[in-house]
RNA sequence: UCCGAUAAGGGCAAACCCACCGCGAGGUGGGGGCGCAAAGCUACGGGUCCAAUGGACUGGAGUCCAGGACAGCCGGGCUGCCGGGA
Repeated sequence: UCCGAUAAGGGCAAACCCACCGCGAGGUGGGGGCGCAAAGCUACGGGUCCAAUGGACUGGAGUCCAGGACAGCCGGGCUGCCGGGA
C1' cells in the first nucleotide's frame, strides 16, 4: 500500500418497544438485532429531512436564505483492530 475468502479475540447496532429531551427532523439511555471491516471521528462538497425563531420576495398560497437534523445516502478529510498477499 492492496484485499476481506478463512480463523480468533471481539466491536458497533436498523426496524420495533420503553423512559427522558426537542416545535420538529431527530437525540440520549435500556431492551432488541436488520445489517456493518471503518456502521470510528469529521457537516468540507452534493443530497435528503425539519420549520419554532429571524430575514428577503410574493396579492396570496408559498418560495428562498439564515438556522437545525442525518456520518447506517454518496463523495472528501483524519485515525484505526485482526488476518492474508505483494